[in-house]
Context: one part of a larger RNA
RNA sequence: CUCUGGUUAAGGAACUCGGCAAAUUGGCCCCGUAACUUCGGGAGAAGGGGUGCCUUAAUUAUGUGAACUGACUAGCUCAGGGAGCAGAACAAGGUUGCAGUGACCAGGGGGUAGCGACUGUUUACUAAAAACAUAGCACUCUGCGAAGCCGUAAGGCGAAGUAUAGGGUGUGACGCCUGCCCGGUGCUGGAAGGUUAAAAGGAGUGGUUAGCGUAAGCGAAGCUGUGAAUUGAAGCCCCAGUAAACGGCGGCCGUAACUAUAACGGUCCUAAGGUAGCGAAAUUCCUUGUCGGGUAAGUUCCGACCUGCACGAAUGGCGUAACGACUUCCCCACUGUCUCAACCAGAGACUCA
Numbered sequence: 001c002u003c004u005g006g007u008u009a010a011g012g013a014a015c016u017c018g019g020c021a022a023a024u025u026g027g028c029c030c031c032g033u034a035a036c037u038u039c040g041g042g043a044g045a046a047g048g049g050g051u052g053c054c055u056u057a058a059u060u061a062u063g064u065g066a067a068c069u070g071a072c073u074a075g076c077u078c079a080g081g082g083a084g085c086a087g088a089a090c091a092a093g094g095u096u097g098c099a100g101u102g103a104c105c106a107g108g109g110g111g112u113a114g115c116g117a118c119u120g121u122u123u124a125c126u127a128a129a130a131a132c133a134u135a136g137c138a139c140u141c142u143g144c145g146a147a148g149c150c151g152u153a154a155g156g157c158g159a160a161g162u163a164u165a166g167g168g169u170g171u172g173a174c175g176c177c178u179g180c181c182c183g184g185u186g187c188u189g190g191a192a193g194g195u196u197a198a199a200a201g202g203a204g205u206g207g208u209u210a211g212c213g214u215a216a217g218c219g220a221a222g223c224u225g226u227g228a229a230u231u232g233a234a235g236c237c238c239c240a241g242u243a244a245a246c247g248g249c250g251g252c253c254g255u256a257a258c259u260a261u262a263a264c265g266g267u268c269c270u271a272a273g274g275u276a277g278c279g280a281a282a283u284u285c286c287u288u289g290u291c292g293g294g295u296a297a298g299u300u301c302c303g304a305c306c307u308g309c310a311c312g313a314a315u316g317g318c319g320u321a322a323c324g325a326c327u328u329c330c331c332c333a334c335u336g337u338c339u340c341a342a343c344c345a346g347a348g349a350c351u352c353a
Base pairs, nucleotide, nucleotide: 001348002347003346004345005344006343007342008341010339011338014337019334027051028050029049030048031047036041038173052095053094054093055092056091062086063085064084068080069079070078071077072075096100108332109331110330111329113327114326115324116323120132121131136171137170138169139168140167141166142165148157149156150155174319175318176317177316179249180248181247184246185245186242187241188240189239190238193237194236195235199231200230204226205225206224207223208222211218212217250268251267252266253265254264277311278308289305290304291303292302293301
């Protein structure tokens, strides 16, 4: 010097990203216990007091219940009986140590805010969370040989279930709510018209050649190619519906008798122009916004304001008791975290052997 324990004057978080670590608290009994609340909780809230041993009441209360006695319905019966055994707690008095849950084991507490309702689950070996799940809510598919899924199939799961059931998707307890837009994309429905495959259809046309012709050439039937019109489903175009489907939810100019602002007006564009609620927020760039609170002093925190770069309503909005090894800030207690270090014990390192 390193590690593991232990103690420490005065101060008490000045340490530090941060009270990390350590310390405090601690069992049992009694008293007492706030806001808030879903009336269950919160709560062991908080905050106090007691705790050993001896004597007395005391053969304690209480529990268990033998011998024995009696009764009859004669039994593993009922009634009486109280031996023996076990055995708290309270009170009064006394006594004792620095200290009585005498060692060990055994919550620090309170307040504010965010997120997630909760118990639960997760990155086996750097992440336990605000992530996942969840009950609840909603939409949608499915009439049973169900939909969906596995399999080439047979077959199986769904389910020995039957719409109060099963599958999928989203949201995520509860409370108050969930606005406008169907133009685009998707889905559902519609069938008049347009387009359209195979197929049907066969006009026309090519090759071949019996025949005709002096020749050039023409050329039936058959065979073999090619092939127009026309008919022709779903789909698409088209017409509607649908947003707890994917998604979207404006700009400029002017205006009130101080100023400022604009309830009001004008205009352009759109499918419609963001409603309620919330808001410098886990979202705010400018920004340490401004004001208030807390501090002697506060880029964090809490309460407001609204100028929302770029919140916003089941990609849910805003609240919310309880809960959380979550995150933020503050306070009390407590402490070697620190001012600032010292000593003790053990184990190493180191020196010598």